[in-house]
């Protein structure tokens, strides 16, 4: 600079993501209908359903100067009659019509056209008749029927016509093939009303109007593939304004169709509207053009024009009249009714405009038209008030409530405006270009002025007048999607447009209040586009989501190499015609704006013509050799077909040896076997498949193809460069082949094997193993046509980096090798893919054909069709039905999937639990109540570390209500309390008596009481919660921050090799580094020091005792308590890069964490617990709250769990003796003495404790007995007499002594603990308590072991890896049969409808014909036809006993097929079998896990 004004997306599949993919919303639009509302005006629009019936009025008349009649002397008036023009126009509907109907562009040399225009000519005799109306009649109406009579611009005929028509000729010319056009000659034919004008007549040209004809374009269905006899086409004749099979006769066999004819369905076409950036898509109200149609269906008649809405006939179907004989009618005009429906208006006013008929004209007519009425249907504009005004009022309403927050400057209140509405006044525009009347003039259809004419109108609009006065609602508020609390409800009520709310804390349900949208409307509902690139021209895909046909060969189609020449169809440019108005853009105008109108311009595209360009594409003619195809030489191969042929091996069959078991299996059993098997020897006999070679080898189109040989034949690569000359690619139909299964005949059967049989397995086994076993498996012929027929990748052609194997061939080179050509593999580059992945054998970049997808399911099902003997195949819906189906990849989890690893987990050992009897806790049961919690592991001697009352929550029965306890404030009062009596089981109630502290006061203090305010609840909910606590688990793990990797979730780090008790260190490494967690700090214990010595110790000096640290006194020991040391793989020695690792290695009191305790990452279990506590909702409130009494929590056919005690001699009992250690004691702990057999009882010292006590430690050690017994084990029961504690020991206490003397001889299946001072075993001490059910529980020490080869397996766990359809995460998911309820659907005897065609009969009106006539008419009669009727067949619907399947539907029934190696890998086709899922054969596939053996690539 020129063009150019246009393009937004959410939500929803997942635990998360990336992708396909529907589904849904946001936007705009209606002729809209409903619900809530509703103040006014302007412009526009209102039966979309019943083309269903309609009552009633109006909707087409008009000329009287054509005749004729009536009235009147007459001007005139009048009229139902003849006549002329209209009535074919306008104005309604959209039934039919898929069609030259409609639009477009063209064409007629094949046509018509009253009225209008305009040009030429012309209007002269005759003639009989007719309607009305008159007489007479019929008829109930309609309406007719006769007689005589009369007229016209009616009608008929004569005459004239050089135009004009027709036939024959002739001449010039034109054109587009038939043929036009002029001039000219014969013949024939045919007008007319007037005259002053209007007017008529012939004939010509216009103009309007139509008729015809053609090209193109115009919906759906191939589960409609053939259709058609007047059908195509000729000739000839009729007919028509006119061409035509339009129609007849005749000839010929055409004509249409896959570029969709026929047939079915549906529907008036179009300018246009509505959406959409566009391209498209959908529609076709109002307004305009065209058709078409006028109850239904033919017909023709008049006419310029119709087969005629408000005209005829005739036939049907309705509906009224009727005197029963006959008659009358078509509201898809305009009002209006009535019926259908969600649902669509007055039985108005004027012809003033406008336009149409008719007339000279005045005027007449005019449900067109103009205006009104009614409808928020629809767009457009107004208003419903402005400004000030916080005591931020009142009420609402929420809240953390003496108070805030909101509603809200809103409102009251002031001041101010009057649009609008009301009342009053005035008051248009639309009207002259017409008609009369002057006047002028060119005498013209001219020109000026007057008066005159409005339904809409009492109107628009203008002024005036008071006064904020007359005027605001309806959806929404959980994401999309702008807007949030409270209260009610409690998986109900309900909401929902999609996700989805709702099961006691609902911003989602319903009501407030509040907000937010929009507004005289606002939802809602139904229907179009769009969004949706989800039919993709613009603009998609097809490895694996939906999609590549199973593979060829090939038709028609589509596409097609190098070159030259013409052409100009396609292709581009330009001009020219059209594409109606109206709309639609752009501008200007004009109603106050705006809606709306009006005036100007103008595109875009389409058709037609035309004139040019030729680069590509076609088309013609010519060449060319690279595509492509032939020779020719050299190979190759499990290509194919047929005929031979060969060994080993199974089985049979004979004989021979030989004797008892084979066989099979997880383990057995059926089977075979002393009739002699099984072994083994031998020789026969069939039939199948072909070991080694052999390989990710080779070949083949694909299925597929392996002993060997020969015939026959197909392919194929190279190499040479000779031949042809694009002869190529694809390929819809078509055609051919096409694994296994099955079929059909006929053969053949060794082995193997679906059905089948039988044993096993198992709850069950219609499987999975075993044992036998027919079909088939082989052969030949013939069908079948399918498979995971997969490389899940159509075919052909070009281009795009490497690298390394192998197969055939060619070249070079001795060679090892390289170099090339065509195959097959394997990595990877660029680039493409959602990702996996593909990468020269693409899934990359281009071209050409073809084929197939378009949400999951119903379904590859149904009906139809065609193919098959059969099964079966091919083609291939739709109703219903859901919000997802699905692919790829993440991250856990999970596996009857690997790999590593650890752990009292096995294993090794040791004890033990389960069997008794007792304790004790639960469960079940009982009960007035046996309160209540805890329930795999992680409940069960556990809350409870102390249930006789009390506790106590439970139950009986008896009392109490601001209450049993507390705080404040307040009123009283000096009480309260105590005593006393009664009364009751107690509380409690009655009753009598007694009474306050400090202070001199003033007060003050205490108690009790009265009102008020806060009660109280071990009442629900632990799934609303805080705390707290278990497990997994003292497991090594859990994450982060930068960085780097993916489109992303995510990953990386944290994974790898090593190591360790440790994600504990060390090397690698796209990582670097940090956090909780691990260690490590803390405690206690093992040496050892230093220090300090009482209540502790006592070597050494003393003194002392029967003895005794008893004393004096001492710090050596030992203790005791504080602070040190001390251990770090630090040294040695191997192994190892390093971390580390091993040694009967030195050291050392300990040695590789020295032992053991505190100490518990992220997080799982809605794990426990509202009965420790707290605490939100909800719930009781003279009781679900509080006081006594008394029971009860302790019951007692059973189960189960943890424990004691024991069956003895490694023991029981008696005597005798020895040693801890860590606690406890004043409402105690007791020495000692007495007394009792004891349990205890009396009396007492000492001690708030290294001092005194409990206190004896017992296992043990010495000695006696007992001799294997239900005992001298055993100790349960039970009796009896006691002690203690305590108001109180009946339900319910512990203890003693005496008596009695249970079961019980080492405990089935199964199962627990423990790796060292442990396990066993043995006693102490303590909390809790008055006592004590304690054999528990938590702590003390005393004696003191056995075992660990090992990690296959069983349990738990960590890392990595794999599969997965699970994510509430395997206690997952999930198939199918039955069953029960709803649903929409095939099938199906039959029942009952619709449309259409074809054949027969019968056939109205009419037309055309025949007769007939001198020519008509009528009558007869022929052919067609509308209806009618017959009879069979086809195509569509409806319903139909009963049947088949599908689908949806919180807890139905049998099983578990699938998803992990789903526990028999799965799945596909095919057969067969089975309640179901499905098993089982036979082929195929990996979309099969594990193992990693060959093979290939990478690196070194």
């Nucleotide at each position: 600079a020129c063009a150019a004004u246009g393009g937004a997306g959410a939500g929803u599949u997942u635990g998360a993501u990336c992708c396909u993919g529907g589904c849904u919303c946001a936007g705009g639009a209606c002729g809209a209908a409903c619900g809530c509302u509703a103040g006014c005006g302007g412009c526009g629009g209102g039966c979309u359903u019943a083309a269903u019936a309609c009552a009633u009025g109006c909707a087409a008349g008009u000329c009287a100067g054509g005749g004729g009649g009536u009235a009147g002397c007459a001007a005139u008036a009048u009229c139902a009659c003849c006549g002329g023009c209209g009535u074919a126009c306008g104005g309604g509907u959209g039934c039919g019509u898929a069609a030259c109907g409609c639009g477009u562009a063209u064409g007629c040399a094949a046509c018509c056209u009253a009225c209008c225009u305009u040009u030429c000519a012309g209007g002269g005799g005759c003639g009989g008749a007719u309607a009305u109306a008159c007489g007479g009649g019929a008829g109930a109406a309609a309406u007719u029927c006769u007689g005589g009579g009369c007229a016209a611009c009616a009608c008929g005929u004569c005459a004239u016509a050089u135009a004009c028509u027709u036939a024959u000729g002739u001449u010039a010319u034109g054109g587009c093939a038939u043929c036009g056009u002029a001039a000219u000659a014969u013949a024939a034919g045919g007008a007319a009303a007037g005259u002053a004008a209007a007017u008529c007549u012939g004939a010509g040209a216009g103009a309007u109007g139509g008729g015809c004809a053609u090209g193109c374009g115009u919906c759906u269905g191939a589960u409609u593939a053939g259709c058609u006899a007047g059908u195509u086409g000729g000739u000839a004749a009729g007919g028509u304004a006119a061409c035509g099979g339009c129609u007849u006769a005749c000839c010929a066999a055409g004509g249409c169709g896959a570029c969709g004819a026929u047939c079915a369905g549906u529907a008036g076409c179009u300018g246009u509207u509505c959406u959409g950036a566009g391209a498209g898509g959908a529609a076709g109200a109002u307004c305009a053009g065209c058709c078409a149609c006028a109850c239904u269906g033919g017909c023709a008649c008049u006419g310029a024009g119709a087969c005629a809405c408000g005209g005829g006939u005739c036939a049907g179907a309705c509906u009224c009249c009727u005197a029963c004989g006959g008659g009358a009618g078509g509201c898809a005009g305009c009002a209006g009714u009535a019926a259908g429906g969600a649902a669509u208006a007055u039985u108005g006013g004027u012809c003033a405009a406008u336009g149409g008929g008719g007339g000279c004209a005045a005027c007449c007519c005019u449900g067109a038209a103009c205006c009104a009425g009614c409808c928020a249907c629809g767009c457009c504009g107004c208003g419903u008030g402005c400004a000030g005004g916080a005591a931020g009022a009142c009420g609402g309403u929420c809240c953390u409530c003496u108070g805030g927050a909101u509603u809200g400057u809103a409102a009251a209140c002031u001041g101010c405006u009057u649009u609008u509405a009301u009342c009053a006044a005035g008051g248009g525009c639309u009207a002259a270009u017409g008609g009369u009347u002057u006047g002028c003039u060119a005498u013209a259809c001219g020109c000026a002025a007057a008066a005159u004419u409005g339904a809409a109108g009492g109107u628009a609009c203008u002024u005036g007048a008071g006064g904020a006065a007359u005027a605001a609602g309806c959806c929404a508020c959980g994401g999309c999607u702008a807007a949030c609390u409270a209260c009610g409800u409690g998986c109900c009520a309900g909401c929902a447009g999609c996700c989805g709310c709702g099961g006691u804390a609902a911003u989602a349900c319903g009501u407030a209040g509040g907000u937010g949208g929009c507004a005289a409307g606002c939802g809602u509902u139904g229907u179009c586009c769009g969004g949706a690139u989800u039919u993709a021209u613009u603009g998609g895909g097809u490895u694996u989501a939906a999609a590549g046909g199973g593979u060829g060969c090939g038709u028609a189609g589509g596409c097609g190499g190098u070159u030259u020449a013409a052409u100009a169809a396609g292709u581009c440019a330009g001009u020219c015609g059209u594409u109606a108005a109206a709309g639609g853009c752009a501008u200007c105008a004009g109603c106050u704006u705006a809606a709306c109108u009006g005036g100007u311009g103008u595109a875009a595209g389409g058709c037609g013509a035309u004139u040019g360009a030729u680069a590509c594409u076609g088309u013609u003619a010519g060449a060319c050799u690279u595509g492509a195809a032939u020779u020719c030489u050299u190979g190759g191969g499990a290509g194919g077909u047929a005929c031979a042929u060969g060994g080993a091996a199974u089985g049979c069959g004979u004989g021979g040896u030989g004797u008892a078991g084979c066989g099979g299996u997880g383990a057995a059993a059926u089977g075979c076997a002393u009739a002699g098997a099984g072994a083994u020897c031998a020789c026969g006999c069939g039939g199948a498949a072909c070991g080694c070679c052999g390989a990710u080898u080779g070949c083949g189109g694909a299925g597929g193809c392996a002993u060997u040989g020969u015939a026959c034949u197909a392919c194929u690569a190279a190499g040479a460069g000779a031949u042809u000359g694009a002869c190529g690619c694809u390929g819809a139909g078509g055609c051919a082949c096409g694994a296994a299964a099955g079929u059909g005949u006929g053969g053949g059967g060794a082995g193997c094997a679906a059905a089948c049989a039988g044993g096993a397995u198992u709850a069950g086994a219609u499987a999975c193993c075993c044992u036998g076993g027919u079909a088939g498996u082989c052969c030949a012929c013939a069908c079948u046509g399918u498979a995971a027929a997969c490389g899940a990748u159509g075919a052909u052609g070009a281009c795009u980096a490497g690298a390394u194997g192998u197969u055939c061939g060619g070249c070079a080179g001795c060679g090892a090798u390289g170099c090339u050509g065509a195959g097959u593999g394997u990595u990877c580059a660029a680039g493409c893919g959602a990702a996996a992945g593909c990468g020269a054998u693409a899934a990359g970049u281009c071209a050409u054909c073809c084929a197939c997808c378009u949400g999951g399911g119903g379904a590859g099902u149904a009906c139809g069709a065609c193919c098959g003997c059969a099964a079966g195949g091919u083609u291939g819906a739709a109703a219903c039905u859901c919000a997802a189906a699905g692919g790829a990849a993440u991250u856990g989890a999970c596996g009857g999937g690997g790999g590593c690893c650890c752990g009292c987990a096995c294993a090794a050992g040791u004890g033990g639990u389960g069997g008794a009897g007792c304790a004790u806790g639960u469960g079940g049961u009982u009960u007035a109540a046996u309160u209540c919690g805890a329930u795999g592991a992680u409940a069960c001697g556990c809350g409870a570390g102390g249930a006789a009352c009390c506790u106590u929550a439970c139950c009986u029965g008896g009392g109490c209500u601001a209450g049993a306890a507390u705080g404040u404030a307040u009123u009283u009062g000096g009480a309260c309390g105590g005593u006393u009596g009664u009364u009751g089981a107690a509380a409690g109630g009655c009753a009598a008596u007694u009474u306050c502290c400090c202070g001199c006061a003033a007060g003050g203090g205490u108690c009790a009481u009265c009102u008020a305010c806060a009660a109280g609840g071990u009442g629900c909910u632990g799934c609303a919660u805080g705390g707290u606590u278990g497990u997994c688990g003292u497991c090594a793990g859990c994450u982060c921050g930068u960085g780097c990797c993916g489109u992303g979730a995510g990953g990386u780090g944290u994974u790898g090799g090593g190591u360790u008790a440790a994600g504990u260190c060390c090397c690698g490494c796209a990582a670097c580094g940090a956090g909780c967690g691990c260690a490590a700090c803390c405690c206690c214990u093992a040496u050892u020091g230093a220090u300090a010595g009482u209540u502790g110790c006592c070597a050494g000096c003393a003194c002392g005792u029967a003895a005794a640290g008893g004393u004096g006194g001492g710090g050596a020991c030992u203790c005791u308590a504080u602070c040190a040391a001390g251990a770090c793989u630090g040294c040695c020695u191997u192994c190892g890069c390093a971390a580390g690792g091993a040694g009967c290695g030195a050291g050392g009191a300990a040695g590789g964490a020295g032992g053991g305790g505190a100490u518990g990452a992220c997080g799982u279990c809605a794990a426990a617990u509202c009965a420790u506590c707290a605490u939100g909702g909800c719930c009781c409130u003279u009781a679900c709250g509080c006081c006594c009494a008394g029971g009860g929590c302790u019951a007692c056919a059973c189960a189960c769990g943890u424990g004691c005690u024991a069956c003895a001699a490694u023991g029981g009992a008696c005597g005798g003796u020895a040693c801890a250690g860590a606690g406890g004691g004043a409402c105690g702990c007791a020495a000692g003495c007495u007394a009792g057999c004891g349990a205890u009882a009396g009396c007492a010292a000492g001690c708030a404790a290294a001092u005194c006590u409990c206190a004896a430690a017992a296992a043990g050690c010495c000695g006696u007995u007992c001799a294997c017994a239900g005992u001298u084990c055993g100790g349960a029961u039970u009796g009896g007499a006691g002690u203690c504690u305590g108001c109180a020991a009946c339900u319910c206490g512990a203890c003693u002594c005496c008596a009695u003397g249970a079961a019980g001889c080492u405990g089935g299946a199964a199962u627990c603990a423990c790796u060292a001072g442990u396990a066993a075993u043995c006693g102490c001490a303590g909390a809790u308590c008055a006592g004590c059910c304690a054999u528990g529980c938590u702590g003390c020490g005393g004696u003191g072991a056995a075992u660990a080869c090992g990690u296959u397996c069983c349990c738990g766990g960590g890392c990595c890896u794999u599969g997965u359809a699970c994510a509430c995460a395997c206690c997952g998911c999930c198939c199918g049969u039955c069953a029960a309820g709803c649903c929409a659907u095939g099938g199906a005897a039959g029942c009952u409808g619709g449309g259409g065609g074809a054949a027969c009969c019968u056939g109205a009106a009419g037309a055309c014909g025949g007769c007939g006539u001198a020519a008509a008419a009528g009558a007869c009669u022929g052919u067609u036809u509308a209806g009618g009727g017959u009879a069979a067949a086809a195509c569509u619907g409806g319903u139909g006993a009963c049947u088949g399947g599908g689908g949806c539907u919180a807890a139905g029934u049998c099983g578990u097929a699938a998803c992990a190696a789903g526990g028999u890998a799965g799945c596909c086709g095919u057969a067969c079998c089975g309640g179901a899922a499905g098993g089982u054969g036979c082929g195929g596939c990996u979309g099969g896990a594990u193992u990693a053996c060959c093979u290939c690539c990478u690196u070194u």
Small-subunit ribosomal RNA from an Oligoflexia bacterium, 1500 nucleotides, folded computationally.
Rfam family: Bacterial small subunit ribosomal RNA.